[in-house]
Context: one part of a larger RNA
RNA sequence: CCGUAGUUAAGGAACUCGGCAAAUUAACCCCGUAACUUCGGGAAAAGGGGUGUCCCGGCUAUGCCGGGAUCGCAGAGAAAUGGGCCAAGCGACUGUUUAACAAAAACACAUGUCUAUGCAAAGCCUUUAAGGCGAAGUAUAUGGACUGACACCUGCCCGGUGCUGGAAGGUUAAGAGGAGAGGUUAGUCUUCGGGCGAAGCUUUGAAUCGAAGCCCCAGUAAACGGCGGCCGUAACUAUAACGGUCCUAAGGUAGCGAAAUUCCUUGUCGGGUAAGUUCCGACCUGCACGAAUGGCGUAACGAUUUGGCCACUGUCUCGACUACGGGCUCG
Numbered sequence: 001c002c003g004u005a006g007u008u009a010a011g012g013a014a015c016u017c018g019g020c021a022a023a024u025u026a027a028c029c030c031c032g033u034a035a036c037u038u039c040g041g042g043a044a045a046a047g048g049g050g051u052g053u054c055c056c057g058g059c060u061a062u063g064c065c066g067g068g069a070u071c072g073c074a075g076a077g078a079a080a081u082g083g084g085c086c087a088a089g090c091g092a093c094u095g096u097u098u099a100a101c102a103a104a105a106a107c108a109c110a111u112g113u114c115u116a117u118g119c120a121a122a123g124c125c126u127u128u129a130a131g132g133c134g135a136a137g138u139a140u141a142u143g144g145a146c147u148g149a150c151a152c153c154u155g156c157c158c159g160g161u162g163c164u165g166g167a168a169g170g171u172u173a174a175g176a177g178g179a180g181a182g183g184u185u186a187g188u189c190u191u192c193g194g195g196c197g198a199a200g201c202u203u204u205g206a207a208u209c210g211a212a213g214c215c216c217c218a219g220u221a222a223a224c225g226g227c228g229g230c231c232g233u234a235a236c237u238a239u240a241a242c243g244g245u246c247c248u249a250a251g252g253u254a255g256c257g258a259a260a261u262u263c264c265u266u267g268u269c270g271g272g273u274a275a276g277u278u279c280c281g282a283c284c285u286g287c288a289c290g291a292a293u294g295g296c297g298u299a300a301c302g303a304u305u306u307g308g309c310c311a312c313u314g315u316c317u318c319g320a321c322u323a324c325g326g327g328c329u330c331g
Stems, first nucleotide, its partner, number of pairs: 001326008010317002014315001019312001027051005036041001038149001052070008071075001083310007090302002095107002112146006123133003150297001152295002155227003160224002162220005169215003175209002180204005187196003228246005255289001256286001267283005
């Protein structure tokens, strides 16, 4: 000097990103226990008191109750054995997870909705097969997707993309079809150079017919998604219930809002502090919330995140000492 334990005057978070670590608390009995609440909880809330031994009495008698006495610094005499409270965010909850840096607000979940599937089911595995799962089930079932207890709710847009339905018209493949064109040559004509050229064979090939799809017509947003701008206006000012205009498929409703979302920003006001970029309550100017990519609340729950308070302490002022082990020195 380091590690592991232990003690510490006065102060008591002044430490620090942050009470990290440590300390406090602790068992059992009695009293007592708030807001809030889904009436179950919250709750061991909080906060108090008691606890040894001996004698006497009572009783439902290995004990309990009442009275008295007595010992110690200390009676749950050691060990083991909750610190508590307030407020807010997120997630309802118990669960699950990155074996070996992340346990969470992530995943799951009960619930809700949409969608597919009528049984040789859809969907999935498999070589296109046989076979199997689904299921020895049958739409109160099974598969897929999203949401995520519960309460109150879930607005507008179908123009784009997707899906479903429709079939009149347009377009359209293979295939069918075969008008026509080319090559070859029996023959024929010839100015002897060559020309024409049937059938067959062969190389091509127009019109026409031709499904789904696409175009088209509807529906559908708890499908993917989307949900405006400018100007003017009230008898102080300010603001604009109101009006005008442009664009759009429709222009963001309820609720919430400097938020796990707010750039400007330490916004402004209030609270808490002597002093508060954090925190809580409001305001709304929402750079860039918003309704099952759910919105907003919410008792209970959480090794969750944030802020505050009490208790407590070597975290600190600011160090010191003790024990054991190591380093180091000598051997």
The prediction has a mean pLDDT of 87. Predicted 3D model of a 331-nucleotide part of an RNA (large-subunit ribosomal RNA, domain IV) from an Ignavibacteria bacterium. Taxonomically the source falls in Ignavibacteria (Bacteria, Pseudomonadati, Ignavibacteriota). Rfam family: Bacterial large subunit ribosomal RNA. Rfam links the family to the GO terms structural constituent of ribosome and ribosome.